SAM riboswitch aptamer (S box leader) from uncultured Sporosarcina sp., 100 nucleotides, folded computationally.
Its mean pLDDT, the model's own confidence on a scale to 100, is 83.
Of the family's consensus pairs, 97% are formed in the model.
[in-house]
């Protein structure tokens, strides 16, 4: 570029404080060890194998295993209220993540 991201899926072990992409606003997780490295496991999204190619297979590369990409932040459009602000809700964007 393209094309998906509302499904899926843990455990031991070292380590010790934050983490949840970036920034801001929320929330939520973590000393009942969060993140992170490593072993083994599991998922099945994207290539590839092999297959009765309709399908299935977890064989091989990557990838992935808290919350919709955890939700908003850029613009729309529609309803509500205590009505020029505010909150729901839906749509298209930005941006990010994987795979080719």
């Nucleotide at each position: 570029u393209u094309a998906u991201c509302a499904a899926g899926a843990g455990a031991g072990a070292u380590u010790g404080a934050g983490g949840g992409a970036c920034u801001u606003g929320g929330c939520c997780u973590g000393a009942u060890g969060a993140c992170a490295u490593c072993u083994c496991a599991g998922c099945a999204a994207c290539c590839g194998g092999c297959u009765u190619u309709u399908u299935g297979u977890a064989c091989g590369g990557u990838g992935c295993u808290a919350a919709u990409u955890c939700c908003a932040a850029a613009a729309g459009u529609g309803a509500a209220g205590u009505c020029a602000c505010u909150u729901c809700a839906c749509u298209u964007g930005c941006a990010g993540a994987u795979a080719a």